RNAcentral holds the sequence, with entries from MGnify.
This is a predicted structure of a 114-nucleotide RNA (c-di-AMP riboswitch aptamer (ydaO/yuaA leader)) from uncultured Caecibacter sp.
RNA sequence: UGUCGAAUCCUCAUAUGAGGUACGGAGAAACCAAUCUUUGGGGGUGAAUCUGCUUUUUGGCAGAGGGCUGCCUCGAGCCUAACCCGUCAGCUAACUUCGGAGACAGAGAGGAGA
Numbered sequence: 001u002g003u004c005g006a007a008u009c010c011u012c013a014u015a016u017g018a019g020g021u022a023c024g025g026a027g028a029a030a031c032c033a034a035u036c037u038u039u040g041g042g043g044g045u046g047a048a049u050c051u052g053c054u055u056u057u058u059g060g061c062a063g064a065g066g067g068c069u070g071c072c073u074c075g076a077g078c079c080u081a082a083c084c085c086g087u088c089a090g091c092u093a094a095c096u097u098c099g100g101a102g103a104c105a106g107a108g109a110g111g112a113g114a
Stems, first nucleotide, its partner, number of pairs: 001105004009020004023099005032090001041088001042085004049064006065080005071111004
């Protein structure tokens, strides 16, 4: 200087604490939807799912779909995790409630913009 991401910024203090904040998430009526699904559980955040093959199994491989490389085009490359709720949640105004982290990079060409 820049990237992924909601995750930046401000104030006070006893500076190992607290209060806010850009931004982001969940629950929750009517109406609508669903009239079936319920241990073969179900659901949430997230791009991170699905299918097939192989393997005694753990696992591995391939494909499709999804995501990223400040914006656009071309090219090239990369990722496809992890965690949570606890038998329970469609949408959803009022209302209630939570997060506001962490991890990285050293430059392909052209264009736009600031």
Rfam family: c-di-AMP riboswitch aptamer (ydaO/yuaA leader). About the family: This family represents a conserved RNA structure found upstream of the ydaO and yuaA genes in Bacillus subtilis and related genes in other bacteria. The ydaO/yuaA element is thought to act as a genetic 'off' switch for the ydaO and yuaA genes in its native state. It is believed that the element may be triggered during osmotic shock leading to activation of ydaO, a predicted amino acid transporter gene, and members of the yuaA-yubG operon which code for KtrA and KtrB K+ transporters. Its family is annotated with cyclic-di-AMP binding and regulation of gene expression in the Gene Ontology.